RNA sequence: CAUCAAGAGGGGUGGAGGGACUGGCCCGACGAAGCCCCGGCAACCACCUCGGACCUGAGUCCGAGGAGAGGUGCCAAAUCCAGCAGGUUCGAGAAGGCCUGGAAGAUG
Numbered sequence: 001c002a003u004c005a006a007g008a009g010g011g012g013u014g015g016a017g018g019g020a021c022u023g024g025c026c027c028g029a030c031g032a033a034g035c036c037c038c039g040g041c042a043a044c045c046a047c048c049u050c051g052g053a054c055c056u057g058a059g060u061c062c063g064a065g066g067a068g069a070g071g072u073g074c075c076a077a078a079u080c081c082a083g084c085a086g087g088u089u090c091g092a093g094a095a096g097g098c099c100u101g102g103a104a105g106a107u108g
Stems, first nucleotide, its partner, number of pairs: 001108004009038005017027003021083004039075003044071002047066008079104001084101006
């Protein structure tokens, strides 16, 4: 800096945790985490094509598309939801609903 409401799981081992944190709510002995094997999803990087800009050139950058043999990543629930701020709505109040932005986090 970009993306985060889409997508994609079986086996073995293991033996009680896991979903980042806090609260909630879930998943888990019909077997959690971790580790191994195989499979899959996606298209960030690398690769290919086209267009544009810059450049003496080599090339660099931007945009659109392609492919999936390479490097990462991912394969319960929106990043599971919220957390802070603003707007709006409902309500006597308290509590709640919706929207926007932010924070934190994850991946590249």
Molecule: SAM riboswitch aptamer (S box leader)
Organism: soil metagenome